Transfer RNA from a Candidatus Parcubacteria bacterium, 72 nucleotides, folded computationally. Rfam family: tRNA. It is annotated as a transfer RNA. NCBI's taxonomy places the organism under Bacteria, Bacteria candidate phyla, Candidatus Parcubacteria. Its mean pLDDT, the model's own confidence on a scale to 100, is 82. The RNAcentral record of the sequence draws on ENA.

RNA sequence: GCCUCCAUAGUUUAACGGAUAAAACGUCGGCCUCCGGAGCCGAAGAUGGAAGUUCAAUUCUUCCUGGAGGCA
Numbered sequence: 001g002c003c004u005c006c007a008u009a010g011u012u013u014a015a016c017g018g019a020u021a022a023a024a025c026g027u028c029g030g031c032c033u034c035c036g037g038a039g040c041c042g043a044a045g046a047u048g049g050a051a052g053u054u055c056a057a058u059u060c061u062u063c064c065u066g067g068a069g070g071c072a
Base pairs, nucleotide, nucleotide: 001071002070003069004068005067006066007065010025011024012023013022018055027043028042029041030040031039048064049063050062051061052060
């Protein structure tokens, strides 16, 4: 330099182009307990950035950024 793939909560993963973007672990609060843990109930928290297509984009297209791999 060229090609391919990936980017969603703090972490690991879901989500035919259409539902209030779902779950596990974690965090916080409550119940329980002498205290803690476990258990139960509840809460907060995310689509890498910019354009385009579409009635509608996490999803499709382009560019950028970051990461992984391959070729040279």